Background: A computed fold for a 73-nucleotide RNA from Leuconostoc fallax, annotated as transfer RNA. Rfam family: tRNA. Rfam classes the family as a transfer RNA. The prediction has a mean pLDDT of 80. The source organism's lineage runs through Bacteria, Bacillota, Bacilli, Lactobacillales and Leuconostoc.
RNA sequence: GCGCUUAUAGUUUAACGGGAUAGAACGGGGACCUCCUAAGUCCUUGAUCCCAGUUCGAGUCUGGGUAAGCGCA
Numbered sequence: 001g002c003g004c005u006u007a008u009a010g011u012u013u014a015a016c017g018g019g020a021u022a023g024a025a026c027g028g029g030g031a032c033c034u035c036c037u038a039a040g041u042c043c044u045u046g047a048u049c050c051c052a053g054u055u056c057g058a059g060u061c062u063g064g065g066u067a068a069g070c071g072c073a
Base pairs, nucleotide, nucleotide: 001072002071003070004069005068006067007066010026011025012024013023019056027045028044029043030042031041032040049065050064051063052062053061
C1' cells in the first nucleotide's frame, strides 16, 4: 500500500430480507424488607464510532473517514 472482518448503555451483548417505543443481563440511583449488612422484591437510569447519500422510513443499504483484528505484498 491492497483486501477482508468488526464497531450498539459504564461492561457483556440481541435486533430475522429496511418498518423497534432500540430489548436483555451485569452495573449505577431510589424504595421495601432487616437491629445492621448481605440476599431477595419493586421502581428507575443510560447506547447504535464519525460525516454524507439513498429511501416515505436506516442500527440495518451505499460512499468516505476513524479505531481494532486478520491476511497478502
Source information: The sequence is in RNAcentral, with records from ENA and Rfam.